[in-house]
Molecule: glmS glucosamine-6-phosphate activated ribozyme aptamer
Organism: Acidimicrobiia bacterium
RNA sequence: GAGAAAUCUCAAGCGCCAGCCCUCGUUCGGAAAGCACCCGGGCGAGGUGACGAGGUGGAGGGAGUAUCGACUAGUCGGCGGGUGCCCUCUCGGUCCUCCACGACCGUUACGAGGUGAAAAAGCCCGGGAGCAAUUCCGGGGACAAAGUCACCUCGAAGUGGAGCA
Numbered sequence: 001g002a003g004a005a006a007u008c009u010c011a012a013g014c015g016c017c018a019g020c021c022c023u024c025g026u027u028c029g030g031a032a033a034g035c036a037c038c039c040g041g042g043c044g045a046g047g048u049g050a051c052g053a054g055g056u057g058g059a060g061g062g063a064g065u066a067u068c069g070a071c072u073a074g075u076c077g078g079c080g081g082g083u084g085c086c087c088u089c090u091c092g093g094u095c096c097u098c099c100a101c102g103a104c105c106g107u108u109a110c111g112a113g114g115u116g117a118a119a120a121a122g123c124c125c126g127g128g129a130g131c132a133a134u135u136c137c138g139g140g141g142a143c144a145a146a147g148u149c150a151c152c153u154c155g156a157a158g159u160g161g162a163g164c165a
Stems, first nucleotide, its partner, number of pairs: 001008002014080004019076001021047010051069003057090006091106005096163006110155008123140007
């Protein structure tokens, strides 16, 4: 979000909101001659609550703030989940072939270094929704890090048995 419901669908840097905060309405109090404004409280209804990059063979278990940077920056504070981490088993790839063990990996299926490449929001412009807080869409131009990929260089590509030669 759909459906009468059962339930189904969408979403995994993803979802959610009981707190603080913000808006609107209402009410009480303060102040005031009174109204409005203002200040404080109650109630009700709302709003905000992470911007992308990267990341999953399968099963089970465990711990608990699960990588990276961008934004004068509520991205506060929490909850749930989770592709991260650890352990066991297992499937697969590489190590000439097969088997066993082992190492490194995950179908783009070794490691290290060098060079290069690509972000979104914020911002600017325009438009839509809402009384508002705020939000959605389109366009413009810019800027990361980790990692990945491309290229280059270096290193690794094991042990045993059998096979091939």